This is a predicted structure of a 257-nucleotide RNA (Bacterial large signal recognition particle RNA). Its Rfam family is "Bacterial large signal recognition particle RNA". The family is grouped with related families in Rfam's "SRP clan". The literature on the family includes a 2003 paper in Nucleic Acids Res by Rosenblad et al., "SRPDB: Signal Recognition Particle Database". Of the family's consensus pairs, 83% are formed in the model. The sequence was found by an Rfam model in a public genome assembly.
[in-house]
RNA sequence: CCGUGCUCCACGGGGACUUGGCGGAUCUCUUGACCCGAACGCUUACGCGGGGUGCAGAGCCUGCUGUGAGGCUUAUGGAGAAAGGCGUAAUUUUAUAUUUAUUUAUGAUUGCUCAAAAUUUUUCGGCGAAAGCAGUCGAACCGUGUCAGAUCAGGAAUGAAGCAGCACUAAGAUUCAACUUUCGGGUGAAGAACUUUUGAGAGGGAGAUAAAUAUAAAGUGAAACUUUUUUGCAUAUGUCGAUAGGCAGAGGCACGG
Numbered sequence: 001c002c003g004u005g006c007u008c009c010a011c012g013g014g015g016a017c018u019u020g021g022c023g024g025a026u027c028u029c030u031u032g033a034c035c036c037g038a039a040c041g042c043u044u045a046c047g048c049g050g051g052g053u054g055c056a057g058a059g060c061c062u063g064c065u066g067u068g069a070g071g072c073u074u075a076u077g078g079a080g081a082a083a084g085g086c087g088u089a090a091u092u093u094u095a096u097a098u099u100u101a102u103u104u105a106u107g108a109u110u111g112c113u114c115a116a117a118a119u120u121u122u123u124c125g126g127c128g129a130a131a132g133c134a135g136u137c138g139a140a141c142c143g144u145g146u147c148a149g150a151u152c153a154g155g156a157a158u159g160a161a162g163c164a165g166c167a168c169u170a171a172g173a174u175u176c177a178a179c180u181u182u183c184g185g186g187u188g189a190a191g192a193a194c195u196u197u198u199g200a201g202a203g204g205g206a207g208a209u210a211a212a213u214a215u216a217a218a219g220u221g222a223a224a225c226u227u228u229u230u231u232g233c234a235u236a237u238g239u240c241g242a243u244a245g246g247c248a249g250a251g252g253c254a255c256g257g
Base pairs, nucleotide, nucleotide: 001257002256003255004254005253006252009054010053011052012030013029014028015027016026020043021042022041023040034051035050036049037048061249062248063247064246065245070240071239072238074236075235076234077233078231079230080229081228082227083226084225090220091219092218093217094216095215096214097213098212099211100210101209102208103207112201113200114199115198116197117196118195120193121192122191123190124188125187127184128183129182130181131180132179134175135174136173137172143168144167145166146165151160152159153158
C1' cells in the first nucleotide's frame, strides 16, 4: 500500500413553550433524516429498552470559513382599542335685557266679516298607458278532423296506416270605435276641505319687526393632545441559529497478500 472480518461510532439538527436546570414529549423551521415500545427519565446531565443498517482515507469526529431559513428580545413608526381631554370648544331653538335701524295716532299687533290668488289632498270630467272584452291571421313532416290519388293486408267482401288539399285550433302575431278595471300628470273658466298670502270693511287703541351683544334654560356635541394597551404590518438593534458549499486536522483491532 491492497483485500477481508470485527468493533468504536453514526443513522439528524435549530427555535419557541415547559423546567431551578438537561433530555424526551408538544408547536414550528430546515430536511436525504431506519423501525418498534414505555411517558417519563436524569441532576451538570445532550436520554432509556429492543431490533436493523452502514463503517473506519468513510455520508464518522474536531476546528475554521461561508451562506444564512426561522424563532425570540427591545426601540420607533403604521393600524386598532380603552380612558382622559369633555358634556369642554362649537352650534341649534326658546325666553329676557340692552343697543342700533325701520315702521306706527295719515292708526301698530290682534280677533271678526267679505272678496281674490296660491300650495296640498280629494270628487267628477278630460288626456295618455297597460290589461280585459271583441275580431282576424296562424302548423311542409314532428297538432286535430276529413282524408282524392297512391301504398299495405286479403281469393273477395272489406280493413289498416296516411301524403297533398280543405276545415279547425295551440304557441304566437296583429287590429280594437265604444265599454270595464288599474295606473300616471306642469290636466280643467268645474266642485269640496285645510292652510297661507293680499285687498276691502266695520271694531279697537300702542305698539310691531329685524340684526348684533349679554344672560338663562333645553338639545346636539367634536378635534388636537396625553396616558395605557394590542398586533397575521414595516424598519432597525441585540441574541439564538438549522442548512447548501469550501479548507485543514485526527483517524482503532485482527487476519492474509